Model confidence (mean pLDDT): 82 of 100. c-di-GMP-I-GGC riboswitch aptamer from a Deltaproteobacteria bacterium, 74 nucleotides, folded computationally. The sequence was found by an Rfam model in a public genome assembly. Rfam family: c-di-GMP-I-GGC riboswitch aptamer. Gene Ontology term of the family: cyclic-di-GMP binding.

RNA sequence: CAAGAAAAAGCCAAACCUGCCGGAAGGCAGGGACGGAAAGCCAAGGGUCUUUCAAGACAGCCGGGUUGCCAUGA
Numbered sequence: 001c002a003a004g005a006a007a008a009a010g011c012c013a014a015a016c017c018u019g020c021c022g023g024a025a026g027g028c029a030g031g032g033a034c035g036g037a038a039a040g041c042c043a044a045g046g047g048u049c050u051u052u053c054a055a056g057a058c059a060g061c062c063g064g065g066u067u068g069c070c071a072u073g074a
Stems, first nucleotide, its partner, number of pairs: 001073002004070001011036002016031006034060001040066003045062002047058004
């Protein structure tokens, strides 16, 4: 630098349950694993959701930016 076939170390944790916060979408913590190669971070683009129409939420919807683990090849 390329690419993620197989494997391995470690990592995250959907649905669901419990508690707390929020008007809601949803968030946080514990349990739990459907999955993930960025399911780390960013809400600036598209999209979806909530709505008191002011504003919010989703990065595990897609693209993008940025940082990074493992192993492979050059």